The RNA shown here (transfer RNA) has 73 nucleotides and comes from Trichonephila inaurata madagascariensis. The source organism's lineage runs through Eukaryota, Araneae, Entelegynae, Trichonephila and Trichonephila inaurata. Its Rfam family is "tRNA". Rfam classes the family as a transfer RNA. The RNAcentral record of the sequence draws on ENA and Rfam.
Formats: sequence, C1' cells, structure tokens
RNA sequence: GACCCUGUAGCGCAAUGGAUAGCACGUUGGACUUCUAAUCCAAAGGUCGUGGCUUUGAAUCCCACCAGGGAUA
Repeated sequence: GACCCUGUAGCGCAAUGGAUAGCACGUUGGACUUCUAAUCCAAAGGUCGUGGCUUUGAAUCCCACCAGGGAUA
C1' cells in the first nucleotide's frame, strides 16, 4: 500500500429503519440478619468512536476520518 473485523453504561455484551437504547456483573441506597455473607427491592450511570449523507424516522443504511485487532505483500 490494497483487504477484512470491531468500536454502545465502570467491565462484558444485546438491540432486523419504528424509539423511553436494554441484559448480566459491578457501584450506591434500603429491607432482611446479632454482625458479615447470601437473598430481595430501588436508584444512579449512555449525547451508541467523530463528522457528514439518505430517510417521515438512523445505534442500525451510505461516505470520510480516528482508534484497536487480523490477514497479505
């Protein structure tokens, strides 16, 4: 250099163009317990890598860029 994959909550991951973006773990608060653990309830935490395009509507399609990984020379 040309090619492929990935990027979403603190970590790991979902979400066929129809929306209030979820799940588990973790964190915080509460209940229970003599205390801790376990269990149960609740809450906080996201401008979906960045910027554009298409569309009535984009995390999703398209383009460029950025970061990481792979394979090839």